Predicted 3D model of a 467-nucleotide part of an RNA (small-subunit ribosomal RNA, 3' major domain) from a Candidatus Yanofskybacteria bacterium. The coordinates come from a structure-prediction model, not an experiment, and the mean pLDDT is 81. NCBI's taxonomy places the organism under Bacteria, Bacteria candidate phyla, Candidatus Yanofskyibacteriota. The sequence was found in a public genome assembly.
[in-house]
Context: one part of a larger RNA
RNA sequence: AGACGGGGACUCGCACAAGCGGUGGAGCGUCUGGUUCAAUUCGACAACAAGCGAGGAACCUUACCAGGGCUUGAAAUGGCAUUGAAAGCUUUCAGAAAAGUUAGCCCUCUCACAAGGACAAUGUCACAGGUGCUGCAUGGUUGUCGUCAGCUCGUGUCUUGAGAUGUUCCGUUAAGUCGGGUAACGAGCGCAACCCCUGUUGUUUGUUAUAAGUGUCAAACAAGACUGCCUUCGUAAGAAGGAGGAAGGUGGGGACGACGUCAAAUCAGCAUGGCCCUCUGAUGCCCUGGGCCACACAGGCGCUACAAUGGCGUAGACAAUGCGUUGCCAAACCGUAAGGUGGAGCUAAUCGUAUCAAACUACGCCCUAGUUCAGAUCGGGGUCUGCAACUCGACCCCGUGAAGUUGGAAUCGCUAGUAAUCGCAGAUCAGCCUCGCUGCGGUGAAUACGUUCUCGAGUCUUGUACU
Numbered sequence: 001a002g003a004c005g006g007g008g009a010c011u012c013g014c015a016c017a018a019g020c021g022g023u024g025g026a027g028c029g030u031c032u033g034g035u036u037c038a039a040u041u042c043g044a045c046a047a048c049a050a051g052c053g054a055g056g057a058a059c060c061u062u063a064c065c066a067g068g069g070c071u072u073g074a075a076a077u078g079g080c081a082u083u084g085a086a087a088g089c090u091u092u093c094a095g096a097a098a099a100g101u102u103a104g105c106c107c108u109c110u111c112a113c114a115a116g117g118a119c120a121a122u123g124u125c126a127c128a129g130g131u132g133c134u135g136c137a138u139g140g141u142u143g144u145c146g147u148c149a150g151c152u153c154g155u156g157u158c159u160u161g162a163g164a165u166g167u168u169c170c171g172u173u174a175a176g177u178c179g180g181g182u183a184a185c186g187a188g189c190g191c192a193a194c195c196c197c198u199g200u201u202g203u204u205u206g207u208u209a210u211a212a213g214u215g216u217c218a219a220a221c222a223a224g225a226c227u228g229c230c231u232u233c234g235u236a237a238g239a240a241g242g243a244g245g246a247a248g249g250u251g252g253g254g255a256c257g258a259c260g261u262c263a264a265a266u267c268a269g270c271a272u273g274g275c276c277c278u279c280u281g282a283u284g285c286c287c288u289g290g291g292c293c294a295c296a297c298a299g300g301c302g303c304u305a306c307a308a309u310g311g312c313g314u315a316g317a318c319a320a321u322g323c324g325u326u327g328c329c330a331a332a333c334c335g336u337a338a339g340g341u342g343g344a345g346c347u348a349a350u351c352g353u354a355u356c357a358a359a360c361u362a363c364g365c366c367c368u369a370g371u372u373c374a375g376a377u378c379g380g381g382g383u384c385u386g387c388a389a390c391u392c393g394a395c396c397c398c399g400u401g402a403a404g405u406u407g408g409a410a411u412c413g414c415u416a417g418u419a420a421u422c423g424c425a426g427a428u429c430a431g432c433c434u435c436g437c438u439g440c441g442g443u444g445a446a447u448a449c450g451u452u453c454u455c456g457a458g459u460c461u462u463g464u465a466c467u
Stems, first nucleotide, its partner, number of pairs: 001467002003464003007461007015451002019414005026304008034295002042053002064290007073127001077126008088105003093100001108118003129277002132275003138271002140266003143262001145260001150189006156165003169180003195254004200223007209214001226248001229242005306407001310366007322353003327346002332341003373404001378399007420443007
């Protein structure tokens, strides 16, 4: 000088407390461990792994396994030699396909010809190729402490020196934010602001809606908030209250992450050093089938419930974000339904998804029961996508109707349009295991006395047998 303390002082954070809702018990979904397997590809492991990479594993993907094949190779560059019908297309045979084999079509371009060149193929030589190893050789990127308020430098001064000072102190702030004081004076990276969205108003323009007027809306520009004004306190910074205002003291949200820590993560996104495998035919390449979906068990994260603040039936009302031409798909008709037929419109403020929604409202039934709760599982019949739904897709109908009566110890989230609850859309995508993720709107709370305690963090200080 640090680090640490079951030392001290001060301060902060959904850290506790005060509340609301969960997880832990059940069934299912998904991920992980373990086990099994020919293979169940690989990575990630406290916080910072486990609905994570994967924003879509039937084939493909695919890296794994079994079997069948290829060896200048699926793709790249170059040298040499040979050939312009070798390749390609159609076709025969056998085959799981790949690969092979048979016959036919096709004899290229430049150039008068030749030579040379282009293009293509074969052979050969250099080489390719590797999701093989090392993230403890690396780049790049990322997580975390933490959006915590810190981390440093120049000159000066002090000290024998390591170092200190500045950055401490008194106030204040969300903040090393600002004010005062001060052997310090300044400065840099951080904080804040500049950027984006949102809330109010004005002007202009614009398609669309509408018969028009007009108006929702959208875009651009501008205004507006600065403790500016008033009161009290204070030397000041500022604090408390008030007025006006759509908004008040950072208005709300986002992007933005200092010096560094964890030899943290990633050689499988990519790049890359070194090592290893490759005429001994593979750790390379192609193909078929299987596996990644196994199942005594254990863990994480979710969904659905256990019901009456509910379930079912009939009728009625109100959104926003998005997406659409290999697409969204209207009307009408068929089917109990999934869906089918159909073909209008739309490259979309115009048409469609989408009557855009559900919770909600009105009426009726159910009467506390394993039930008109709950829906797993299983049987049968279908629809759709796709070359193909057996392993292993989603959906519909009929039947079946399991566990479950609010969950031990323990533990998680959340301070306002938040929690809780309700549905809608999108990416990926032929289809979909999406109950995930990312957004969007509807309804819409309770509580915070306070900082003793738990956890984490900051500043100063103190002790130390640690560095």